Small-subunit ribosomal RNA, central domain from an uncultured prokaryote, 349 nucleotides, folded computationally. The coordinates come from a structure-prediction model, not an experiment, and the mean pLDDT is 86.
Context: one part of a larger RNA
């Protein structure tokens, strides 16, 4: 490079949408660009192979022939891909009528806890822990009761249950909003799949301005434990965690499994719809769209996967190439900044 891979050995971009691209249903006519057949024309000569011939043989050296898979011109063919005109409905979407969902943004509100104020009642402890102490308390804690402040989460319902492309979303009502699914006709008539770059969303911490801050809580103090203890265990605690714009753009961002279709046995559970059958109820059988166990056939180095593939194909796009050095350094770009991303080589084993 070819060939081979990428679930756990090196490799699927965190995700979507989407540009160029590159691929793309069914029929009919046409066209000849690819293709496919014959023809001329060249593909220099040496070499390579092949049959001869010549030095005593060889290496050398001649002769002739194949070959030079290419290219250009022209004739033909028309199946299959392009391309052009036409239809078409099975792929994709549109209207209709339902359904379910913690999808998403934005406003009110509720109860329960914690902590904190004041106030009553009480008195000598309370805390914590493996035992302590550090802390708290006679200046009246803790515990109990009334009021009252705030701030942050939403117990039970809760489910290998539901939604979202992922992050990821869970008290209630109201409003704006986005997709899914099902059913039964009608229309549109490939309008599609991927998608280089771009592009927008991205968990936690962490910046920047400004507010809030109960609780919890790196850092730090203190008490212990220890040979030491810069921890693990207690007490305290300022960022942070909350909002509200802006910026970071990265995670074991995981199913360690890109996307899109198509086909390949099955059982049992589950959520959502639709159809049909029975019942006082409970329920049952078909289908459809999730979501799960376990499995035939296959597949894998086991491990397992296994109609939700890691089986059988197909289409695009990304990535992989020993091990350290190193996801580093130099350079570019991107960022207030942390740092992201892009990405080496010497050297070494």
């Nucleotide at each position: 490079c070819u060939g081979g891979g990428c679930g756990u050995a090196a490799a699927g971009c965190g995700u979507u949408c989407g540009u160029a691209g590159g691929c793309g249903g069914u029929c009919u006519a046409u066209u000849a660009a690819g293709c496919a057949a014959g023809a001329u024309g060249u593909g220099a000569a040496a070499g390579c192979c092949c049959a001869g011939g010549g030095c005593u043989c060889a290496a050398c050296c001649u002769u002739g022939g194949a070959a030079c898979u290419g290219c250009a011109u022209u004739u033909u063919g028309a199946a299959c891909u392009g391309g052009u005109a036409g239809a078409c409905u099975a792929g994709a979407g549109u209207a209709c009528g339902g359904u379910a969902g913690a999808g998403g943004g934005g406003g009110g509100u509720a109860g329960a806890a914690u902590u904190c104020c004041a106030u009553g009642u009480g008195u000598a402890g309370c805390g914590g822990u493996g035992a302590a102490a550090u802390g708290c308390g006679u200046a009246g804690a803790g515990a109990u009761g009334u009021g009252g402040a705030g701030g942050a989460a939403u117990a039970c319902c809760a489910g290998u249950g539901g939604c979202g492309a992922a992050g990821g979303c869970g008290g209630c009502c109201c409003c704006c909003u986005g997709g899914a699914u099902c059913g039964a006709u009608a229309c549109u008539g490939a309008c599609g799949c991927u998608g280089a770059g771009g592009u927008g969303c991205g968990a936690a911490a962490g910046c920047g301005u400004g507010g809030g801050g109960a609780g919890c809580a790196a850092a730090c103090a203190g008490g212990a434990u220890u040979a030491g203890a810069u921890a693990c265990c207690c007490u305290g605690g300022a960022a942070g965690u909350c909002c509200a714009c802006g910026c970071u753009g990265u995670a074991a961002a995981c199913g360690a499994u890109g996307u899109c279709a198509a086909c390949u046995a099955g059982c049992c559970g589950u959520u959502g719809g639709a159809g049909g059958g029975g019942u006082a109820a409970u329920c049952c059988c078909u289908u459809u769209a999730g979501u799960g166990u376990c499995g035939a056939a296959g597949c894998u180095a086991a491990c397992g996967c296994g109609u939700u593939a890691a089986g059988u194909u197909c289409u695009c796009c990304g990535c992989c190439u020993g091990g350290g050095g190193a996801g580093u350094a130099c350079g570019g770009c991107c960022g207030c900044a942390a740092g992201a991303u892009u990405a080496a080589a010497a050297c070494u084993c």